[in-house]
A computed fold for a 76-nucleotide RNA from a soil metagenome, annotated as Glycine riboswitch aptamer. The sequence is in RNAcentral, with records from MGnify.
RNA sequence: AGAGUGGGAGAGUGCCGGAACCCCGGCCGCCGAAGGCGCAAUUCGCCCAGAAUCGCUCAGGCCCCCGUACCGCUCU
Repeated sequence: AGAGUGGGAGAGUGCCGGAACCCCGGCCGCCGAAGGCGCAAUUCGCCCAGAAUCGCUCAGGCCCCCGUACCGCUCU
């Protein structure tokens, strides 16, 4: 690093429309732990480089489910 397994959040299913819970679109309000982007200290003669559960929210997400960063275990 990969696979399997267990644990694992956050935020309106608000309004309208579309035959239909699901789903899609529009408006407003929100969340951030897929991803993406940005910065410090440190290092260094200088430049370059320079992390995150911190910030941004482009993407993603906001009933449930699934999934998610992160952690434990097993195998390769």
The model forms 85% of the base pairs in the Rfam consensus.